[in-house]
The RNA shown here (transfer RNA) has 74 nucleotides and comes from Penicillium olsonii. The coordinates come from a structure-prediction model, not an experiment, and the mean pLDDT is 81. NCBI's taxonomy places the organism under Eukaryota, Opisthokonta, Eurotiomycetes, Aspergillaceae, Penicillium. RNAcentral holds the sequence, with entries from ENA. It matches the Rfam family "tRNA". Rfam describes the family as follows. Transfer RNA (tRNA) molecules are approximately 80 nucleotides in length.
RNA sequence: AGCCCGUUUAGCUCAGUGGUAGAGCGCGUCACUUGUAAUGACGAGGUCAGUGGUUCAAUCCCGCUAGUGGGCCU
Numbered sequence: 001a002g003c004c005c006g007u008u009u010a011g012c013u014c015a016g017u018g019g020u021a022g023a024g025c026g027c028g029u030c031a032c033u034u035g036u037a038a039u040g041a042c043g044a045g046g047u048c049a050g051u052g053g054u055u056c057a058a059u060c061c062c063g064c065u066a067g068u069g070g071g072c073c074u
Stems, first nucleotide, its partner, number of pairs: 002072007011025004019056001027043005049065005
């Protein structure tokens, strides 16, 4: 370099399912405390890698591109 398979969702680790997305940790505010920590409550944070297609409707199905992990051959 070529071929094949998997994977890409919140700051991190990961769920999720054709009907406009969640958890844990982290972060912010408040409560509690003499003060921290711990604990509890609330909240912010995502155009679901990009693009095209199928569909009434796509994070989900299909093609291509890119990133990443692995395998095979030379």